[in-house]
RNA sequence: UUCCUAAGGUCUGAAUUGGGCGCCAUGACAGGAAACUUCAUGGUGGAUUCACUCAAAUUCGGGGAACGCUCUGGUUCAUUUGAACCGUGCCAAUCCCGAGCCAAGCUUUCCGCAUUGGUUGGAAAGAAGGUGUAGAGACUGUACGGGUGACACCUUGGCCGCUUAGGGGGCUGUGGUGAAGAGACAGUCCAGACCACGAACAUGCUCAAGG
Numbered sequence: 001u002u003c004c005u006a007a008g009g010u011c012u013g014a015a016u017u018g019g020g021c022g023c024c025a026u027g028a029c030a031g032g033a034a035a036c037u038u039c040a041u042g043g044u045g046g047a048u049u050c051a052c053u054c055a056a057a058u059u060c061g062g063g064g065a066a067c068g069c070u071c072u073g074g075u076u077c078a079u080u081u082g083a084a085c086c087g088u089g090c091c092a093a094u095c096c097c098g099a100g101c102c103a104a105g106c107u108u109u110c111c112g113c114a115u116u117g118g119u120u121g122g123a124a125a126g127a128a129g130g131u132g133u134a135g136a137g138a139c140u141g142u143a144c145g146g147g148u149g150a151c152a153c154c155u156u157g158g159c160c161g162c163u164u165a166g167g168g169g170g171c172u173g174u175g176g177u178g179a180a181g182a183g184a185c186a187g188u189c190c191a192g193a194c195c196a197c198g199a200a201c202a203u204g205c206u207c208a209a210g211g
Stems, first nucleotide, its partner, number of pairs: 003020005021045008030037002049150006059099006068090002071087001073086005100131003106126007113118001135190001137189005151178004156173005162167001194211002198207002
């Protein structure tokens, strides 16, 4: 390497591949009254608002996974020790599940206090969300996470003005949009990277005393 992330590559300069996200276009016998959402395909990377608040659980287990790498294997092609595909194993961006557990906020019930108005204290249960899910891992901080509110824009209803009668504006309610990254982000450690005894071994890889 100019959206994020991993692989692999790069100063003889650069790209590429996998996964994810947004935007644009098209489509749908999908949902919706609409805005919009969801899904699929192609192209593409300009851009994603602000304030306050929470920091706890962080455990035990389980199932998947592309690209890439690899080979005692199989098939085909080629022919001189090679290529492709399948399969095996490895690595791994990451997709999830069960039990348990969890800060603030929310809902319900109960108890206390106040005393009939509860901005009140506590307990239990529940929904959402989280943890589990880092390079093995420990800790601190926070946000791109949880909660509350604001703001901008869009849709739709109500009310009030303006109008050159086509429309346009203001206030307000409803719904929607304001991406993803936290499978460790920013850091302090630790581990690893290096040398090296060894284990395992077909390879790749993995574990690993010591320095």